Context: one part of a larger RNA
Order: sequence, then C1' cells, then structure tokens
RNA sequence: GGAUGAACGCUGGCGGCGUGCUUAACACAUGCAAGUCGAGCGAAGCACUUAUCACUGAUUACUUCGGUAUGAUGAGAUUUGUGACUGAGCGGCGGACGGGUGAGUAACGCGUGGGAAGCCUGCCCUGAUCCGGGGGAUAACAGUUGGAAACGACUGCUAAUACCGCAUAAGCGCACAGAAUCGCAUGAUUCAGUGUGAAAAACUCCGGUGGAUCAGGAUGGUCCCGCGUCCGAUUAGCCAGUUGGCGGGGUAACGGCCCACCAAAGCGACGAUCGGUAGCCGACCUGAGAGGGUGACCGGCCACAUUGGGACUGAGACACGGCCCAAACUCCUACGGGAGGCAGCAGUGGGGAAUAUUGCACAAUGGGCGAAAGCCUGAUGCAGCGACGCCGCGUGAGUGAAGAAGUAUUUCGGUAUGUAAAGCUCUAUCAGCAGGGAAGAAAAUGACGGUACCUGCACAAGAAGCCCCGGCUAACUACGUGCCAGCAGCCGCGGUAAUACGUAGGGGGCGAGCGUUGUCC
Repeated sequence: GGAUGAACGCUGGCGGCGUGCUUAACACAUGCAAGUCGAGCGAAGCACUUAUCACUGAUUACUUCGGUAUGAUGAGAUUUGUGACUGAGCGGCGGACGGGUGAGUAACGCGUGGGAAGCCUGCCCUGAUCCGGGGGAUAACAGUUGGAAACGACUGCUAAUACCGCAUAAGCGCACAGAAUCGCAUGAUUCAGUGUGAAAAACUCCGGUGGAUCAGGAUGGUCCCGCGUCCGAUUAGCCAGUUGGCGGGGUAACGGCCCACCAAAGCGACGAUCGGUAGCCGACCUGAGAGGGUGACCGGCCACAUUGGGACUGAGACACGGCCCAAACUCCUACGGGAGGCAGCAGUGGGGAAUAUUGCACAAUGGGCGAAAGCCUGAUGCAGCGACGCCGCGUGAGUGAAGAAGUAUUUCGGUAUGUAAAGCUCUAUCAGCAGGGAAGAAAAUGACGGUACCUGCACAAGAAGCCCCGGCUAACUACGUGCCAGCAGCCGCGGUAAUACGUAGGGGGCGAGCGUUGUCC
C1' cells in the first nucleotide's frame, strides 16, 4: 500500500447493488416451513333435485248446516341423481428434493484422470407384446369396553388402481446340462432344451389418460484404481479379521464386508503407528510473477440433524420437521403413564467486541401432487433494520475590498483568518409537496407499489465531519504545564521560552465518512 462476514471511538444527508452469530453443533416459548389426488375406493355430512309414503290442512264446490269431496302450502321418512362443496379413513405419488449447519472426518472425504467383462436407476423418452377370469379380507362406520391423557381392546358390516390364487409367457430372471464366436484371468455375447414367475381398473369431450413384461436411451446414484491433499520424530516401531487362500453367507454389485477352516503374513525413515489441527474444491485476497494466506456470500461434492445405536418402508434413506431402543435435558400427569427435539424462516434467553423482522406474496422462477381447474411451497421473489462493504450524488454557483466585525498574534506600525462572510444576481441535483405513472405477464393474473420514472411548484433553504501538523510525512505560532500531567508506529519528546504534552488561532490530508484495533499478503 492492498484486503476484510469485522469490531471500537467521534460523526452521519440521499440512492443503487450486495452483505449481516466468525463465539455456545448452547437451551428453546409461539407461529409457520410437505403436501396433494373425488378422473383409485366405500361410507358420512351439507346444498339442490326425482319419485313414493304417512301428516298438515289454505282454497273451491255441494250441503239436510251435522258434514262430504277437492287438495295449495309446510315440515318429516325412504329413494333417484347432481356438486369447482366439507373434513376424517383405505389407496397412490411425494415426505431421500428443496432449506440449514460444519460437529465429526487427514479419509478414495475432496480434486483430477481413468475403470466397472462386478452394478442399480421411480417419474421421463423410444420400440415390441399383453391387459382373460376369480377369491378372501380390512379401515372407515355401528355397538360394547379400558385409560386422567397419549392411545387402545373386542364384536359386527363394507369398497378399491389395497391384498391373494388361476390361465396365458414372445422376451426376461433363477436352477440343470449343450454348441458357436470373441476376449482382459475369473469370463462376455448369440442359439436351441426342462421346471418356475405378472397385470387393475376408472373416467371420457371417444381424442386419450392408465396397468404389466422385455429391450434401449436419458437422468441420478454406487463401487474400484493412479496421482495430489496441514503440523509434530521431544510420536519408531504398528497390526490379530490383522495379510492372503479355500468354501459359504450377505449385497444392486466386487471385496475379511461377515463367518468356518488353513497358511503367517501385511505396513514402516519414500515417515507406518500415535498425537494435534482441519470439512474439500471451483474460487477469494495479495503479489510483476513464482509464491503466500483464506475457504464468509455464490456454485459442486461430503458429513451431520439433542448424544449413541438399530433397522423398517421404498426406485432411492439406515431418513432434519418418519419408526424403535438406550442416555441426558425439558414439559404434562389422576403417579399408573405419556410428550418433545429450530445446525428450516422469523423470534427468545445465554455466550460474546459483535451480526437483522415473531414482515408481504405465491405476481415471477422453480418444486410436489393432480387430466385439469387448482392446492401447498419461510425454496424463491420482495419489503424492513445496520455507513457492514462497493459505487454514484449532494450539502450550492457567479460576483463581491469598506480587505467590515469578531478572533488569534504583534516589534503596536501591522499581519492572518480572507472573496471567506455580509450584500447583489442565479440555479434546483438530493430531500419536500402535488399531478401522471410503468416494464417485469404469454389471453387473464403484480407481493414489490402508487415503487422506479416523468412533469410541475416553492425556498439557499433541510444536509460536514474526522484525523494529523518534530523527522520518517503534506502541514506553525501563542498560551498553560515544568521528567509533573501526559504523548508515542520507530527514532524519541516533557527537568521554565516544548513547532513532539493540553488548549486556542492558523494550516495539511481524506470526506459521509475519518481514525484506532485485530487478521492476511
């Protein structure tokens, strides 16, 4: 000098774009952050509606005045159908994405380059084939019942794109055995044989949307290998599933991944093991570069979700807002037993030098579900707060010597402040008031927002500080103090004329900032 997720002191007008718990991965009140589908299903409620039944009995006609017939209206039960209707339940898809954090991890975790003849892949795309016929349950619901609650138990009824058999099997998977071709060792591909294995209906505007199998693609993932990846030798030996083999289990798949048996190997001064520290990278800062430092924001990967462990479901998890167990903590309790997990967005306490609103909207972009309308979305888009950073703008311009007053100084003549002010003439950027008023949206739909922007109006009004002045280093005098009080980045100032302390005048630098401190180059 540059830089900063900064903090502190003094000061502070506006706007744009960014950015904001670096500390306690400390504990969390409250609200929201993952739902959706009635075009999978049954039942219930609500509204309307069709028909029937019993009741009510206006009106009208007749009348022997006692009644008889007619049957509007109202409400009820059953029933037919309809619904941009409602909320539970079964079922499907999604809750493995998106969002947060960096505790752990020195590791194939990450980066880079390869490999999988050892692998998986829901939704999506392409091609081929098929969608026949049955069955038994169960929630909801009703009843009984246990419990303070959380939550159950029993009996009975019912549906499905829920569940289970059967038929079909081109192709595919598994088991057995064969031939050909090829390769990179186990092997790979193709062809023919025996046994076994699937499907689901619904709506329709008859266009289609769906289901099953196989093959391919795309996307996403998994595994393996070469190289690279901090400090310490005041850590020198380490290891028993350890190293390898055979056989098996397990997995989507290879493998001591796991197990039985056998052998005694394997790693290490080219730094094993141990200890400390740390998420890694694209990038960012600095530097002419080489290099050094950092890993906030944004993007990719990994790991974690109070701590530890475990599996279930599923195409995908060993799953932040799922389940089970254990532990600590908090809460409820009728003391028998239960509930919870903000390292999601806000917000609270605490810690700290220090870091924001319990805001608006799904209008846009994107995501989930749905045929769609649409619903959900603290992702996201915006707004609020903070000079935290960068950038831009303003706080006026011209003229003005009686060189005014005041102040400081003085050799008392003057000198400086100083064209500075006042005065005169202008202008209106920003802020203010008023009128108009977007793009962002594609037919409709705009949170932002009456915002940006445009026009008009009035007034120089509402808007300047901070640090420094001995040398380095731009900028000097007076007074006070008297090795005191104090200053200080280094050299060093201060003991009676201090340009170095304090104050004042003047000057220098930067400027809505200035200086100090921390850290890096």
Molecule: small-subunit ribosomal RNA, 5' domain
Organism: uncultured bacterium